[in-house]
């Protein structure tokens, strides 16, 4: 110089990573409109007992908090890690050929 391939560029995608939320574990947690136990007190009853049943206990609900590490879901160019494609022939870079 020419060819040929790879990279930089672009697109989709897969992996991580980080961020969020979800299930799980724990604690908390309704004066009544949840549950069980229901002290006093009230009803019924000759009585023996029987009912409803307020505080207080407990156990939760909805919910809110802390936390695991696994799983599920969402998002970002964090990565420029992998595939596939597309484009340029601007730039780096490998080979092979040819003159000088």
């Nucleotide at each position: 110089c020419g060819c040929c391939g790879g990279g930089u560029c672009c697109u989709c995608u897969g992996c991580a990573a980080c961020g969020g939320g979800a299930g799980g574990g724990u604690g908390c947690g309704a004066a009544c409109c949840u549950g069980g136990u229901c002290a006093g007190g009230g009803g019924c009853g000759g009585a023996a007992g029987c009912c409803a049943g307020c505080a207080g206990c407990c156990a939760u609900a909805a919910g809110c908090a802390c936390u695991c590490u696994c799983u599920c879901c969402c998002g970002u160019g964090u990565g420029c890690c992998g595939g596939a494609g597309g484009g340029u022939c601007g730039c780096c870079u490998g080979g092979c050929g040819g003159g000088a």